[in-house]
This is a predicted structure of a 73-nucleotide RNA (transfer RNA) from Oribacterium sp. UBA6992. Rfam family: tRNA. Rfam classes the family as a transfer RNA. The coordinates come from a structure-prediction model, not an experiment, and the mean pLDDT is 82. The sequence was found in a public genome assembly.

RNA sequence: GGAGGGUUAGCUCAGCUGGUAGAGCAUUUGCAUCACACGCAAGGGGUCGCAGGUUCGAGUCCUGUACUCUCCA
Numbered sequence: 001g002g003a004g005g006g007u008u009a010g011c012u013c014a015g016c017u018g019g020u021a022g023a024g025c026a027u028u029u030g031c032a033u034c035a036c037a038c039g040c041a042a043g044g045g046g047u048c049g050c051a052g053g054u055u056c057g058a059g060u061c062c063u064g065u066a067c068u069c070u071c072c073a
Base pairs, nucleotide, nucleotide: 001072002071003070004069005068006067007066010025011024012023013022019056027043028042029041030040031039049065050064051063052062053061
């Protein structure tokens, strides 16, 4: 230099044919317990790496770019 993959909640990851974002774990509160753990119930937490474009509407499509992984040279 070339090709391909990844980036979404604190962590690990989903997200279909574009229709307005979820799960598990973690965390907070309550119940329960002498107490802790386990268990049960409820809640908080996101500008979807960044910047543009297309569209009535973008996590999803297009362009550029950053970081990271693999392969080729």